Background: The RNA shown here (Bacterial RNase P class A) has 353 nucleotides and comes from a Bacteroidia bacterium. RNAcentral holds the sequence, with entries from ENA. The gene name in the source record is rnpB.
RNA sequence: AUUACAAACCGUUCUAUCGCGGUGGCAGCAAUGUCAACGAGGAAAGUCCGGACAGCAUAGAGCAGCAUACUUCCUAACGGGAAGGAUUUCGAGCAAUCGGAAUACAGAAAGUGUCGCAGAAAAUUACCGCCACAACGUGUUGUGGUAAGGGUGAAAACGUGAGGUAAGAGCUCACGGAUAUGGGUAGUAAUAUUCGUAUCGGAUAAACCUUAUGCGCUGAAAUAUCAAAUAAGCUAGGGCUUGAGGUCUGCUCGACCAAUCCUAGCGGGUAGAUAGAUAGACUCCUGUUGUGAAAUUGGAGCUAGAUAAAUGAUAGAACUAGACAGAAUCCGGCUUAUAGGUUUGUAAUUUGC
Repeated sequence: AUUACAAACCGUUCUAUCGCGGUGGCAGCAAUGUCAACGAGGAAAGUCCGGACAGCAUAGAGCAGCAUACUUCCUAACGGGAAGGAUUUCGAGCAAUCGGAAUACAGAAAGUGUCGCAGAAAAUUACCGCCACAACGUGUUGUGGUAAGGGUGAAAACGUGAGGUAAGAGCUCACGGAUAUGGGUAGUAAUAUUCGUAUCGGAUAAACCUUAUGCGCUGAAAUAUCAAAUAAGCUAGGGCUUGAGGUCUGCUCGACCAAUCCUAGCGGGUAGAUAGAUAGACUCCUGUUGUGAAAUUGGAGCUAGAUAAAUGAUAGAACUAGACAGAAUCCGGCUUAUAGGUUUGUAAUUUGC
């Protein structure tokens, strides 16, 4: 430098003319006119998480259901983020080590289940083989012992060596391995390392299960206020403190609210306006603290609010390009889509020093 993969950021700009929207100023009795600044995203999408806000509740207990799950920190909170640990893995290197990637990362010593085919057997099994004894007759059979050697398999009763034995076996010993556990050192911790003790099939919990922590519902068409109009209409059933019905994730108990009440049908009136609605867990800049995510002092700024739905069109220029795409209560994340550009990391190739 090129290519491939992964991650992060940006994702049209300027000028002129005309047009649209609400806000503010000025003029006007009003209609309206005029001026000013502003006016769709990195995902506005999905509706998957967490909240702010509003309303109804707020009392727990038991059983069930769902969610999360290495450690510490950040945050309003989160299934999010930062840094580290462990395991697995890629590359460089003789090695020590260095630089990356992934993880649905609590528990298999509470219990149950599963591990196809092959194989004797997937945990108490013996096919070949080895040893002992007996019989028959020149290699066969039977009984007993064995798990060292061989075979099957991803995996076969921890590994290597020595002793011992009829042949063998942790049967015994030495050195190692794995699991559990006690102590020391370092660390906030997860852990690392070291010295002991005990034991000896392994894997699997987005298998059942166990442990720990947590979980109220609805959703801006939520809600609140004002105005107007009507017939606290009629019928049936239930109920009125011995409580119908309602609330507490589901059920049970329990607690609370509740009577011109609750359910169903028939019939009548109204359906207009305002708020919610954008000053925020807000944006930008400097300093300080911190490995960092972030926190904090000081300063500057105001940046859509429609309600059948405005945010556009034309012309020129710039540029590497114009893809995915369109606000509807708001905010922080996650996931998905994306022309083109920039940056970083890993691997390969080439060139130069």